A computed fold for an 84-nucleotide RNA from a Spirochaetales bacterium, annotated as transfer RNA. The sequence was found in a public genome assembly. Its mean pLDDT, the model's own confidence on a scale to 100, is 80. Taxonomically the source falls in Spirochaetales (Bacteria, Pseudomonadati, Spirochaetota, Spirochaetia). It matches the Rfam family "tRNA". The family's RNA type in Rfam is transfer RNA.
RNA sequence: GCCGGCGUGGCGAAAUUGGUAGACGCAGUAGACUCAAAAUCUACCGCCUUCACGGGUGUAUCGGUUCGAGUCCGAUCGCCGGUA
Numbered sequence: 001g002c003c004g005g006c007g008u009g010g011c012g013a014a015a016u017u018g019g020u021a022g023a024c025g026c027a028g029u030a031g032a033c034u035c036a037a038a039a040u041c042u043a044c045c046g047c048c049u050u051c052a053c054g055g056g057u058g059u060a061u062c063g064g065u066u067c068g069a070g071u072c073c074g075a076u077c078g079c080c081g082g083u084a
Stems, first nucleotide, its partner, number of pairs: 001083007010026003019067001028044005046057004060076005
């Protein structure tokens, strides 16, 4: 250089013939329980905005196709493998 695969919260990992994105688990925060802890149970847990309710945005990045994209197409970036 060429060919192939992969990239989703702090971490792992689902959603796959395109149809509610963040299920589920771990970690974390708050509360319950306890003399106190551990264990267990409950709630919360991306980012921006709002006093709050709420709204917007978010699947490596930027575009495209589509009523609708994590999924399909193009380019770029990164990682892994193959090949000369």